[in-house]
RNA sequence: CCAUCCGAGGAGCGUUGCAGUUCACACCCGUGAACGAGGCUCGGACCCGGUGGCUCACCCGAUCCACCGCACCAACGGCGCUCACCCACU
Numbered sequence: 001c002c003a004u005c006c007g008a009g010g011a012g013c014g015u016u017g018c019a020g021u022u023c024a025c026a027c028c029c030g031u032g033a034a035c036g037a038g039g040c041u042c043g044g045a046c047c048c049g050g051u052g053g054c055u056c057a058c059c060c061g062a063u064c065c066a067c068c069g070c071a072c073c074a075a076c077g078g079c080g081c082u083c084a085c086c087c088a089c090u
Base pairs, nucleotide, nucleotide: 004045005044006043007042008041009040010083011082012081013080014079015078018039020035021034022033023032024031025030038076048069049068050067051066052065053064055062056061
């Protein structure tokens, strides 16, 4: 770094259906049906790196443990509706 899991980004209902998943058919990598709008970003765990300690060890080094890898700040999420919160006006 990637992957996986967890948390956060106020919440709910309806609707469409891309990706994806499941089933069936097909063998053209496609067709049909069902599910399907936190799939995005941030943080944590894990992993990894650094420092230190104990032990083992001929050397290189290895196991385990602890600490650190910061602070501040978010911006977003098809369409329609509702609630909550904040500001302004009356």
The RNA shown here (SAH (S-adenosyl-L-homocysteine) riboswitch aptamer) has 90 nucleotides and comes from Rhodoferax lacus.
The source organism's lineage runs through Bacteria, Pseudomonadati, Betaproteobacteria, Burkholderiales and Rhodoferax.
Model confidence (mean pLDDT): 75 of 100.
Its Rfam family is "SAH (S-adenosyl-L-homocysteine) riboswitch aptamer". Rfam links the family to the GO terms regulation of gene expression and S-adenosylhomocysteine metabolic process.